[in-house]
RNA sequence: CCCCGGGAGAGAGCGAGGCCGGUCCUCGCCGCCGAAGGCGCAACCGCCCCGGAAACGCUCAGGCAAAAGGACCGGGG
Numbered sequence: 001c002c003c004c005g006g007g008a009g010a011g012a013g014c015g016a017g018g019c020c021g022g023u024c025c026u027c028g029c030c031g032c033c034g035a036a037g038g039c040g041c042a043a044c045c046g047c048c049c050c051g052g053a054a055a056c057g058c059u060c061a062g063g064c065a066a067a068a069g070g071a072c073c074g075g076g077g
Base pairs, nucleotide, nucleotide: 001077002076003075004074005073006072011030013029014028015027016026017025018024031064032063033062037060038058039057040056044052045051046050
């Protein structure tokens, strides 16, 4: 790095429009989430005065029925 399995959180919110219909889609507004990513502090770590850096923090992005995604864990190559 690849494959398989597991994998949380938060409005199926309100208004308008679209659609044959709809718990769907788009836009706007408000309320939320943190476990893609990003950024920040810096616990911690190392080949140690130079580096790497979190599950902590911020929510830009992303997400708030399902699906998809998903840090991380297990198995295999």